Context: one part of a larger RNA
Molecule: large-subunit ribosomal RNA, domain I
Organism: Leptonema sp. (in: bacteria)
RNA sequence: GGCUUGCGAUGGAUGACUAGGCAUUGGUGAGCGAGGAAGGACGUGGGGUUUCACGAAAGACGUCGGGGAGGGAUAACCACCCUAAGAUCCGGCGGUAUCCGAAUGGGGGAACCCACCUGUUAGAGAUAGCAGGUAUCUACUACGUUAAGUAGUGGAGGCGUUACCUGGGGAACUGAAACAUCUUAGUACCCAGAGGAGAAGAAAUCAAACGAGAUUCCCUGAGUAGUGGUGAGCGAAAGGGGAGGAGCCUAAACCUUUGGCUACGGAAAAGCGUUAGGGCGUUGUAGCAAAGGGGUUAUAGGACCUGCUGGGGUUAUCCUAACGUAACCCGAGAAGUUACAAAUGCAGGUAGUAGUAGAACCAUCUGGAAAGGUGGACCAGAGAGGGUGAUAGUCCCGUAUACGAAACUACGCUGCACUUCUUGCAGGGAUCCUGAGUACGAUCCAGCACGUGGAAUUGGGUCGGAAGUAGGGGGGACCAUCCUCCAAGGCUAAAUAUAAGCCAAUGACCGAUAGUGCAGGAGUACCGUGAGGGAAAGUUGAAAAGAACCCCGGGAGGGGAGUGAAAUAGAGCCUGAAAUCGCAAGCUU
Numbered sequence: 001g002g003c004u005u006g007c008g009a010u011g012g013a014u015g016a017c018u019a020g021g022c023a024u025u026g027g028u029g030a031g032c033g034a035g036g037a038a039g040g041a042c043g044u045g046g047g048g049u050u051u052c053a054c055g056a057a058a059g060a061c062g063u064c065g066g067g068g069a070g071g072g073a074u075a076a077c078c079a080c081c082c083u084a085a086g087a088u089c090c091g092g093c094g095g096u097a098u099c100c101g102a103a104u105g106g107g108g109g110a111a112c113c114c115a116c117c118u119g120u121u122a123g124a125g126a127u128a129g130c131a132g133g134u135a136u137c138u139a140c141u142a143c144g145u146u147a148a149g150u151a152g153u154g155g156a157g158g159c160g161u162u163a164c165c166u167g168g169g170g171a172a173c174u175g176a177a178a179c180a181u182c183u184u185a186g187u188a189c190c191c192a193g194a195g196g197a198g199a200a201g202a203a204a205u206c207a208a209a210c211g212a213g214a215u216u217c218c219c220u221g222a223g224u225a226g227u228g229g230u231g232a233g234c235g236a237a238a239g240g241g242g243a244g245g246a247g248c249c250u251a252a253a254c255c256u257u258u259g260g261c262u263a264c265g266g267a268a269a270a271g272c273g274u275u276a277g278g279g280c281g282u283u284g285u286a287g288c289a290a291a292g293g294g295g296u297u298a299u300a301g302g303a304c305c306u307g308c309u310g311g312g313g314u315u316a317u318c319c320u321a322a323c324g325u326a327a328c329c330c331g332a333g334a335a336g337u338u339a340c341a342a343a344u345g346c347a348g349g350u351a352g353u354a355g356u357a358g359a360a361c362c363a364u365c366u367g368g369a370a371a372g373g374u375g376g377a378c379c380a381g382a383g384a385g386g387g388u389g390a391u392a393g394u395c396c397c398g399u400a401u402a403c404g405a406a407a408c409u410a411c412g413c414u415g416c417a418c419u420u421c422u423u424g425c426a427g428g429g430a431u432c433c434u435g436a437g438u439a440c441g442a443u444c445c446a447g448c449a450c451g452u453g454g455a456a457u458u459g460g461g462u463c464g465g466a467a468g469u470a471g472g473g474g475g476g477a478c479c480a481u482c483c484u485c486c487a488a489g490g491c492u493a494a495a496u497a498u499a500a501g502c503c504a505a506u507g508a509c510c511g512a513u514a515g516u517g518c519a520g521g522a523g524u525a526c527c528g529u530g531a532g533g534g535a536a537a538g539u540u541g542a543a544a545a546g547a548a549c550c551c552c553g554g555g556a557g558g559g560g561a562g563u564g565a566a567a568u569a570g571a572g573c574c575u576g577a578a579a580u581c582g583c584a585a586g587c588u589u
Base pairs, nucleotide, nucleotide: 001588002587003586004585005584006583007582008581009580015574016539017538020510021509022507023506024505025504026503027502028501030498031159032158039100040099041098042055043054044053046078047077051073052059061094062093063092064091065090066089070082071081072080105114106113107112115134116133117132118131119130120129121128122127136156137155138154139153140152141151142150143149164195165193166192167191168190169189175182179229205212206211216243217242218241219240220239226234227233247491248490249489250435254293255292256291257290258289260288261287262286263285264284271280272279273323274322275321276320277319278318298469300434301433302432303431304428305427306426307425308424311330312329313328314327315326316325317324332422333421334420335419336418344417345416346415347414348413349411350410351409352408353407355403356402357401361376362375363374364373365372377394378393379383385397386396387395440464441463442462443461444460445459446458450476471486472485473484474483475482526533527532546573549560550559551558552557
């Protein structure tokens, strides 16, 4: 020096564990904000750095409920307090809520600087403080000269889920084995807007000679019909089966009103609902405007006209009578808050935000400890799960089941109040109405599964430009026949989409180099001018019982003693592999 064995050191693999993650399902909820949000800065405790909580009323205040013995967060300790006159804690409703931030009095390099107006406190005053107000845009109202503008009462602004939805813009890499049409893809991304959903939606739709009957979503039809440098690819619809179901309102014709406008009319006419008599007469006519009624469809419908019919009453309609019309009241009937008109209250119900009750086991053995073994019992609408000194239905928390709210909230539930509406039938026929710079055409585009094609249907730019019910659109160029529907106005729940928060549950998901980047004061430390990038780091023990006291040492550390089942569990703490380093012994050179 090497090898072997033993005992250690170092190191932190492995095993075990889980406080944290991941994924999914169901429910709830789907918003917050000028009453100042989201997010922050700075403060607040007797002794506090962090996190958390709170806001100069600052580790908290008031009140109403729950709950029932300890409490003053993490967090021990010291000191001092609170609490059966019910604290701490949990929930509802309030108060307070510095400064920044849409930030909004002006400014600004966020958390700072500087003002003005009104009121008020202190002070002799200078001045200092407190309360309220003072941004912009916009609707309505008032004043103002139909103005400029001023004032008052409201609204908006920003954030979030960066998920879902609608609209406006809109790539490229890529694929085509190159590449240009094409594809990727109307995707990513940007902008605007809305809601708890959004969008769509009650046929100028489909169909096919039969018929269906708004929209949306799922399955199918079907990778079919098609489309396509007929390449790569793209890719329907009708029909069928389900989920869910709900239908409505206007414009116009016509009537009425106007202390609306314009024009015309002028003393007896028109006119005052009709008839007869009287009376009035600045009251009329036409156009436009506004409001109310009326009316809403395709087998055309409505206006208009005619006839019959009408629950009762009152009033009005210049007067009287009759008729008619209108309004109101009573009665009867119907309906209603998600569209169809629109508010609200009370009561109940069902939920949510604290909670309550909740069965049944002992002995013995081993052991540090019993839930384990043995023996004998019991409950079960509860043998889900977790904890307890090892593995517990019967020890604890729970579980099945049953119950509960002073206060606030929700409800598309029920009732009452309340509100709204209501005569019906038949007939007539080219008098009127039924959404115009519209439909449609040309041209250029876009979108339709459909790339210009024979290209319908839909939308847009430009230029033209209808009919009007004897009408018009569509049925994939176009024409005829036939069938079908009624555009150029609007509203509309459900079935559908999503998953940040909260609640409940699940896993042939992870188990600390895994699982989130983060199981610890993690978007932290640290890096970067910045946009941005971005870690490492878990485990004593059942319980601190965390090692009094003695010895060596300056200390670190160690040896005794003591605790503990165990200290080679001693805080650099479960297990403690390997590399690596020692000590001892044996063998060997």